A computed fold for a 72-nucleotide RNA from an archaeon, annotated as transfer RNA. Its Rfam family is "tRNA". Gene Ontology term of the family: triplet codon-amino acid adaptor activity. Rfam classes the family as a transfer RNA. From the family's description: Transfer RNA (tRNA) molecules are approximately 80 nucleotides in length. It was read from a public genome assembly. The prediction has a mean pLDDT of 83.
[in-house]
RNA sequence: GUCCAGGUAGCUCAGCGGUAGAGCAGUCGGCUGUUAACCGACAGGUCACAGGUUCGAAUCCUGUCCUGGACG
Numbered sequence: 001g002u003c004c005a006g007g008u009a010g011c012u013c014a015g016c017g018g019u020a021g022a023g024c025a026g027u028c029g030g031c032u033g034u035u036a037a038c039c040g041a042c043a044g045g046u047c048a049c050a051g052g053u054u055c056g057a058a059u060c061c062u063g064u065c066c067u068g069g070a071c072g
Base pairs, nucleotide, nucleotide: 001071002070003069004068005067006066007065010024011023012022013021018055026042027041028040029039030038048064049063050062051061052060
């Protein structure tokens, strides 16, 4: 330099045009003699950034940035 994959909650990841989710972690409560475990609820997000397409974009297109890989 060219190409490929990825960037979504504190962490690990799902979601591939139509309400942003799960597990773990956190907070509160239940249960228990206490703790742990277990059960319930709550909170937590500029979907890397900018532009475009669309009635509607995390999702499609273009560019940029970052991470990993292949080739030279």